[in-house]
This is a predicted structure of a 516-nucleotide part of an RNA (small-subunit ribosomal RNA, 5' domain) from a freshwater metagenome. The full RNA is in RNAcentral, with records from SILVA.
Context: one part of a larger RNA
RNA sequence: GAUUGAACGCUGGCGGCAUGCUUAACACAUGCAAGUCGAACGGUAACAGGCCGCAAGGCGCUGACAAGUGGCGAACGGGUGAGUAAUGCGUAGGAACUUGCCUUUUAGAGGGGGAUAGCCUAGGGAAACUUAGGGUAAUACCGCAUAUGCCUAAGGGUGAAAGCUGGGGAAACCUGGCGCUGAGAGAGAGGCCUACGUCAGAUUAGCUAGUUGGUGGGGUAAAGGCUUACCAAGGCGAAGAUCUGUAGCUGGUCUGAGAGGAUGAUCAGCCACACUGGGACUGAGACACGGCCCAGACUCCUACGGGAGGCAGCAGUGGGGAAUAUUGGACAAUGGGCGAAAGCCUGAUCCAGCAAUGCCGCGUGUGUGAAGAAGGCCUGCGGGUUGUAAAGCACUUUCAGGAAGGAGAAAGGAGACUAUGUAAAUAGCAUAGCGCUUUUGAUAUUACUUUCAGAAGAAGCACCGGCUAACUCUGUGCCAGCAGCCGCGGUAAUACAGAGGGUGCGAGCGUUAAUC
Numbered sequence: 001g002a003u004u005g006a007a008c009g010c011u012g013g014c015g016g017c018a019u020g021c022u023u024a025a026c027a028c029a030u031g032c033a034a035g036u037c038g039a040a041c042g043g044u045a046a047c048a049g050g051c052c053g054c055a056a057g058g059c060g061c062u063g064a065c066a067a068g069u070g071g072c073g074a075a076c077g078g079g080u081g082a083g084u085a086a087u088g089c090g091u092a093g094g095a096a097c098u099u100g101c102c103u104u105u106u107a108g109a110g111g112g113g114g115a116u117a118g119c120c121u122a123g124g125g126a127a128a129c130u131u132a133g134g135g136u137a138a139u140a141c142c143g144c145a146u147a148u149g150c151c152u153a154a155g156g157g158u159g160a161a162a163g164c165u166g167g168g169g170a171a172a173c174c175u176g177g178c179g180c181u182g183a184g185a186g187a188g189a190g191g192c193c194u195a196c197g198u199c200a201g202a203u204u205a206g207c208u209a210g211u212u213g214g215u216g217g218g219g220u221a222a223a224g225g226c227u228u229a230c231c232a233a234g235g236c237g238a239a240g241a242u243c244u245g246u247a248g249c250u251g252g253u254c255u256g257a258g259a260g261g262a263u264g265a266u267c268a269g270c271c272a273c274a275c276u277g278g279g280a281c282u283g284a285g286a287c288a289c290g291g292c293c294c295a296g297a298c299u300c301c302u303a304c305g306g307g308a309g310g311c312a313g314c315a316g317u318g319g320g321g322a323a324u325a326u327u328g329g330a331c332a333a334u335g336g337g338c339g340a341a342a343g344c345c346u347g348a349u350c351c352a353g354c355a356a357u358g359c360c361g362c363g364u365g366u367g368u369g370a371a372g373a374a375g376g377c378c379u380g381c382g383g384g385u386u387g388u389a390a391a392g393c394a395c396u397u398u399c400a401g402g403a404a405g406g407a408g409a410a411a412g413g414a415g416a417c418u419a420u421g422u423a424a425a426u427a428g429c430a431u432a433g434c435g436c437u438u439u440u441g442a443u444a445u446u447a448c449u450u451u452c453a454g455a456a457g458a459a460g461c462a463c464c465g466g467c468u469a470a471c472u473c474u475g476u477g478c479c480a481g482c483a484g485c486c487g488c489g490g491u492a493a494u495a496c497a498g499a500g501g502g503u504g505c506g507a508g509c510g511u512u513a514a515u516c
Base pairs, nucleotide, nucleotide: 001516002515003514004513006512007511008510009509010508013362014361015360016359017358018357019355020354021320026318027317028316030315031314032313035072036071037070040069041068043065044064047063048062049061050059051058052057079273080272081271088198089197090196091195092194093193094192097190098189099188102186103185104184105183106182107181108180110144112142113141119134120133121132122131123130124129149158150157151156163178164177165176166175167174168173199245200244201243206236207235208234211233212232213231214230215229216228217227218226248270249269250268251267252263253262254261255260275296276295277294278293279292298309299308300307301306326352328351329350330349334348335346336345337344338343365395366394367393368392375386376385377384378383399457401452402451403450404449405448409443412439413438414437415436417433418432419431420430421429422428460505461504462503463502464501465486466485467484471500472499473498474497475496481488482487
C1' cells in the first nucleotide's frame, strides 16, 4: 500500500447492488418447511345444490370430499462441515454393471381365484394405541395360459400384464386419450477400477495375519479377500510405510510485476453428516435430516402399568461470544412434486423488514458580497489571522417531504371461432392460428414522470517532533500523561492537556485483529 463474512470508539442525510453465528456438530418453547391423485377403489364425516317428506328427517342423485385401500413423490429441493490425509477431492483414462419417470422400436394385454382396510359388533388401555368376530372393492394380491428373453448336461426348465375415461350408436359394435406387460436402443443419472497430484512431524522406523497371491464354494446390479474352506509365504517401507497432530476438497478469492505466498464466507461442482453408536426394511434409487428397529445420554407426559421427542430446514429462544438480522408477505415469476386438466402443495424461490457490514452513486446549496463588521486567537500594540467566511442581495430545488399520474417484470389459463389430422362422422380428441373475448402481480404508496413549498431537513473523524501533509498560545513541571519506531515531559514542551489556526480523508474517520 492492498484486502476482510470483521469487531470496537466517535459521528451519521438518501438511494442502488451485494453480504450478515467465523464461537457451542451446545440445548431447544411455538408455528410452518412434502404432498398429491375421486379420470385406480369401496364409499360419504363436513359443506353446498337437488329430490322425497306437513315436520323431524331421509336419499351419494350432483358439485365435491374427512378418514381408509391403492399409485407416484417423499433418495429431489434446503442445512451443516463434526468426521475424513484418502473408502475423499482434482485431472486423465478404463471395464465387469444398474437405471423409476422421458424418447424411440417391437410384441402383447386371454382366462380365473382368494383375501383385506375402511365400516359394523364386542372388548382392553390414563394415554400412545390395540384385540377378537362379521362382511366388502380395486390399476392391491395370487395361480393358469401364451411370450421374443434367461438358464441348460440340448432332454428340458423358468418367467408378464389392469384397467380408467371421452365421443358416436337402441343394441351389437366402431373410434380417441391416459395407463399396463415382455424385449431392444437412446438420453440423462448412478455404482466400480487404475494412474498421477493433494498439510506438518523421524524427538514416529519398521508395519501387516484376510495380511499378499492362487484354487473351489458363496455373495453383489457389477470386477474384486467382498466373504468362506484349503494351499503357498507373501505384501508395504528413507522416493518416508506405520504412528501422531491438523484439515472437508475444488472452480475460485486475497495479495503480488511475476514466480510465489495466504485462503476455501457468499455463488457453483463433488464428498461426508443429520441427538450419539449400530442395523436392516421398503424401493429404480437410501442403509433414508422432518421413515423403522435396538442400545445410550438428555428432555417431556403418566392413572406408575407405560408412552412421546430430535431446528447442522425457515423464522425464533436460552447459552457461548468482541460479534452476526423478522416467530414478515406471496406462490405473481423461475423451478420442483402429484394430477388428463383445472388446480393443490412448495420457509426451494421471489420479495419485503433490520444492520454504514462492504462496494458504487448523489446530496448537505449556487452566484455575488470589504465597512475586510462583530466575536475568537495571536501581537513587537502598528497590526495580523479566522475571512468572501458570515451578514446582506439575487437565484436554484437534486435528494428527503406533500399531491397527482404511471410502465415493465405476464409468459400463460379459460372460452368462442377458423384450419389441418384422426375417424363413418359436420361427435370427441390432438395440433396450429399475425388474430377475438375474458382473466392472473406478493413486491407495491414499484421504477419513472409531472407538480407544490422553502435554503428550507442533512458533517464529521483523525492528525499537526522526524518518518509524514500540517504551528502558535496557555496550563502542567520526569507529575499528570503520550508513544507504531526513534523517543517526549525535571519552568520558556510545535511530542502531555486545552484553545485558536492548519493538514488529510469525508457519511464516514480512526483503532484493534488477520493475510500478502